Context: one part of a larger RNA
RNA sequence: UGACGGGGGCCCGCACAAGCGGUGGAGCAUGUGGUUUAAUUCGAUGCAACGCGAAGAACCUUACCGACUCUUGACAUCCUCAGAACUUGUUAGAAAUAACUUGGUGCCUUCGGGAAUUGAGUGACAGGUGCUGCAUGGCUGUCGUCAGCUCGUGUCGUGAGAUGUUGGGUUAAGUCCCGUAACGAGCGCAACCCUUGUCCAUAGUUGCCAGCACGUAAUGGUGGGAACUCUAUGGAGACUGCCGGUGACAAACCGGAGGAAGGUGGGGAUGACGUCAAGUCAUCAUGGCCCUUACGAGUCGGGCUACACACGUGCUACAAUGGGCGGUACAGAGGGUCGCCAACCCGCGAGGGGGAGCUAAUCUCAGAAAACCGUUCAUAGUCCGGAUUGGAGUCUGCAACUCGACUCCAUGAAGUCGGAAUCGCUAGUAAUCGCGAAUCAGAAUGUCGCGGUGAAUACGUUCCCGGGCCUUGUACA
Numbered sequence: 001u002g003a004c005g006g007g008g009g010c011c012c013g014c015a016c017a018a019g020c021g022g023u024g025g026a027g028c029a030u031g032u033g034g035u036u037u038a039a040u041u042c043g044a045u046g047c048a049a050c051g052c053g054a055a056g057a058a059c060c061u062u063a064c065c066g067a068c069u070c071u072u073g074a075c076a077u078c079c080u081c082a083g084a085a086c087u088u089g090u091u092a093g094a095a096a097u098a099a100c101u102u103g104g105u106g107c108c109u110u111c112g113g114g115a116a117u118u119g120a121g122u123g124a125c126a127g128g129u130g131c132u133g134c135a136u137g138g139c140u141g142u143c144g145u146c147a148g149c150u151c152g153u154g155u156c157g158u159g160a161g162a163u164g165u166u167g168g169g170u171u172a173a174g175u176c177c178c179g180u181a182a183c184g185a186g187c188g189c190a191a192c193c194c195u196u197g198u199c200c201a202u203a204g205u206u207g208c209c210a211g212c213a214c215g216u217a218a219u220g221g222u223g224g225g226a227a228c229u230c231u232a233u234g235g236a237g238a239c240u241g242c243c244g245g246u247g248a249c250a251a252a253c254c255g256g257a258g259g260a261a262g263g264u265g266g267g268g269a270u271g272a273c274g275u276c277a278a279g280u281c282a283u284c285a286u287g288g289c290c291c292u293u294a295c296g297a298g299u300c301g302g303g304c305u306a307c308a309c310a311c312g313u314g315c316u317a318c319a320a321u322g323g324g325c326g327g328u329a330c331a332g333a334g335g336g337u338c339g340c341c342a343a344c345c346c347g348c349g350a351g352g353g354g355g356a357g358c359u360a361a362u363c364u365c366a367g368a369a370a371a372c373c374g375u376u377c378a379u380a381g382u383c384c385g386g387a388u389u390g391g392a393g394u395c396u397g398c399a400a401c402u403c404g405a406c407u408c409c410a411u412g413a414a415g416u417c418g419g420a421a422u423c424g425c426u427a428g429u430a431a432u433c434g435c436g437a438a439u440c441a442g443a444a445u446g447u448c449g450c451g452g453u454g455a456a457u458a459c460g461u462u463c464c465c466g467g468g469c470c471u472u473g474u475a476c477a
Base pairs, nucleotide, nucleotide: 001477002476003474004473005472007471008470009469010468011467012466013465015461016460019425020424021423022422023421026316027315028314029313030312031311032310033309034307035306042053043052064302065301066300067299068298069297070296073125077124078123079121080120081119082118083117086103089100090099091098092097107114108113127291128290130289131288132287136285137284138280139279140278141276143274148187149186150185151184152183153182154163155162156161167178168177169176193268194267195266196265198236199235200234201233202232203231204230208225209224212223213222214221239262242256243255244254245253246252318418322377323376324375325374326373327372334365335364336363339358340357344353345352346351384415389410390409391408392407393406394405395404431453432452433451434450435449436448437447
């Protein structure tokens, strides 16, 4: 000087407390461990691995296993020789592949050849998701959006170092003020950026419709309008600016006015010096090592989907604040041409037919759902719950057996609110309800977004956890 303390002081954080809803019990989905297996590819492992890499494993993907094949190679450059490229079909085979076969003779040319491409050959080489993340770059997690981490000059100390950065106040903040052997500065904080909340101006199409007409069964449908909504560009607005009080005449705090908004308005992006030899050699790059008729490459089939079990994360429930049936209302944000797919018809339905429109504020996905109104069920393993299984189908796709999703009929399991323990959340939040997108042929209860309805509680900081500053002890570095 640090680190540590079941030392002290001060102060924060959904850290506790106060509340609301869960997990832990059930069924299923998903990931992991374990076990099994020819293989169940590999990585991630306290917080910070476990719906993680994977924004999507039937083949492909795919790295694993089995079988069958290739050896200058599936891919790149160079050299030699031959053939234009390309194309039709047959046979064998699971395919890769092998053998044969049909058409075709092109472009430029200094007539040597060249461009593009295929085959054969030779070696230089290719190739490796093989090892080492403890050789590395890059990227990332984490402490933590915590308020810290340092430097120059000066001063003090023999020196390591100290000072500044401590102290008194204050703040979300090393934020600011005052004091001060320190005076300044840098990286962080804040602000500048995006979004949302109010108003104004401009612009009105594909969006809008107040007033004036026309028209319809109905609809901004039409003329028209530029008010309103909205869209999207530019501005205004919030700064403790104003008033009162407290304070040290400070910084600031408390209350008030005005205001759409008040003291960082809400949300996001933004992550200092560093820590964990944290993670990643399987995104990529890369040193070293290793393989080179194989640890490289191709194909088919299988596996990654196994299942006495254990754990994590979720979904659906156990019901009446509910289930069923009928009626009726209101979003936002997105996607769409190899696409979204309307009207209409068929089917109980998944879906099929159909073909209009749309490269989209125009057309379409697209019925929002909870809610509201009416009715039924009456506490029952039930008109709750939907697992499982049988049958019949639909769609995607060469192909749904291993191993897809969905529909209909039948079946109707566990489950009556969950032990010890444990998680999230402070406001348009929790809870609850649906909608969309990426990936994607098909395949979400996951992920990322969007809006609808919309709470309770916070006395307080003694205690648990994590963190910041000062101080003290130490046989630790």